[in-house]
Context: one part of a larger RNA
């Protein structure tokens, strides 16, 4: 000096990223118990009081001696003094620092993100705001279903649109806005474009014939090949966003400035509604007031100049709930100021 453990004076978080660890509370009985709320909760809210022992005398429960009543007379049945015994009260005493006398045995509260909940997870460095979830919607399938799948078989399913696939969203509440120009699907089918196959103009190669000769050349074989006919698709019409995504700029204006409701002009398929907003988004930035603190880059609560929020890649609330996350606070402690003393085990020395 490590490790495991106890105890501590005065202060009580001043430690520290951060009350991390480690106290603290803790049982049962009675008494109270807030905003808020989905009325079920919150809630054990919080905050209190009281708890041993003897003694006494109550009520109430049990068994049931003596006694009593009944009667079908019995090892009957009921009712019960006592005695035993269980659960609860009053009243008086009485010890001790302490009375759930050891042990088992919630620390609480406020305020805000997150996600509704209970659940799952990265067996071995993440448990969460990730996954799931009931609900919601979209789209696909009429059953030999869609979809899965190596061929079959099987599965879906011995179901049959209140069912089955797939996607996205993710309790509930109030609500979900414009764009279909692009790309996706899904409906059209007139016109362009289009394979393979059809069809064969023409051409070339051979070789009978023919020609003095350069050269012509039937048929057949054989090479190749122009028009014309040829689906789907694409191009083109429509439709559709809880598809996949998108959702502007400049300039001028009102009788203090300032600001512009108005206009004007561009471009765009449409140009960001509602409701939120220095946010798990904000870069300038510890923005500005506002509260809490002596002091606050964090926190809460407003403003809008949203660098780059925004409506099922859901927006904004939200009781409950959370080993979540963030800030504050009571209580409470050796986290600290500041570190002592003790108990075991280890280190250390010898053998």
């Nucleotide at each position: 000096c490590c490790c495991u453990u106890g105890c501590g004076a005065a202060g009580g978080a001043a430690c520290u990223c951060g009350g991390c660890a480690a106290u603290u509370u803790g049982a049962c009985a009675c008494c109270g118990u807030a905003a808020c709320u989905u009325c079920g909760g919150g809630a054990g809210a919080a905050g209190g009081u009281g708890u041993g022992c003897c003694g006494u005398u109550g009520c109430g429960g049990g068994u049931g001696u003596a006694g009593g009543a009944g009667c079908u007379c019995g090892c009957c049945u009921c009712c019960g003094a006592a005695g035993c015994u269980c659960g609860u009260g009053g009243c008086g005493g009485u010890c001790g620092c302490a009375g759930u006398g050891a042990a088992a045995c919630g620390g609480c509260c406020c305020a805000a993100g997150c996600g509704a909940c209970u659940g799952u997870u990265u067996a071995u460095c993440a448990a969460a705001a990730a996954c799931a979830c009931a609900g919601g919607a979209c789209u696909c399938u009429g059953c030999a279903a869609a979809g899965u799948c190596g061929a079959a078989a099987a599965c879906g399913a011995c179901g049959u649109a209140u069912a089955g696939g797939g996607u996205c969203u993710g309790a509930c509440g109030c609500c979900u806005g414009c764009c279909c120009g692009g790309u996706g699907c899904u409906g059209g089918a007139a016109g362009g474009u289009u394979a393979a196959g059809g069809a064969g103009a023409g051409g070339g190669g051979u070789c009978a014939g023919c020609g003095c000769a350069a050269g012509c050349a039937a048929a057949g074989c054989u090479c190749u090949g122009a028009a014309c006919c040829g689906a789907a698709g694409c191009c083109c019409c429509a439709g559709u966003a809880a598809a996949c995504g998108g959702c502007g700029g400049c300039c001028g204006u009102a009788a203090c400035u300032a600001u512009a409701a108005c206009g004007g002009u561009c471009c765009u398929a449409a140009g960001g509604u509602a409701g939120c907003g220095a946010a798990a988004u904000u870069c300038c930035u510890u923005g500005u007031c506002g509260g809490g603190u002596a002091a606050g880059u964090u926190c809460c609560g407003a403003c809008c100049u949203g660098c780059a929020c925004g409506a099922a890649u859901g927006g904004c609330g939200u009781a409950a709930c959370g080993a979540u996350u963030u800030g504050g606070g009571c209580a409470c402690u050796g986290u600290c100021u500041c570190c002592g003393c003790a108990a075991g085990g280890g280190g250390c020395u010898c053998a």